Source information
Predicted 3D model of an 89-nucleotide RNA (c-di-GMP-I riboswitch aptamer) from a Pseudomonadota bacterium.
[in-house]
């Protein structure tokens, strides 16, 4: 620089939940709380997964299936970009 994360050191993030706050919603953010994580830092660039909104169908309803343009959410789903501690070889 580049590959490894077996020992180690310094540290860092913060699943689920619980509160308030925003949003039609998926969810985000901020406190608590810690499941875990070598990038669980960052980017919605390809793929999933999810929401709004439409269309058909069942159905008294509540609601359930499929299909579909746009829009948006998840980077702690995946895979790919950018960038980063320390350490063995």
């Nucleotide at each position: 620089c580049a590959c490894u994360g077996c020992c180690a050191a310094a540290g860092c993030c913060a699943c689920a939940c619980c509160c308030g706050u925003c949003g039609c919603g998926a969810g985000a953010c901020g406190g608590g709380g810690c499941c875990g994580g070598a990038a669980a830092g960052c980017c919605a660039c390809g793929g999933g997964u999810c929401u709004u909104c439409c269309c058909c169908g069942c159905c008294g309803u509540c609601g359930c299936g499929g299909g579909g343009c746009c829009a948006g959410a998840u980077c702690g789903c995946c895979g790919g970009g950018c960038u980063g501690c320390c350490a063995u070889g």

Overview: The sequence was found by an Rfam model in a public genome assembly.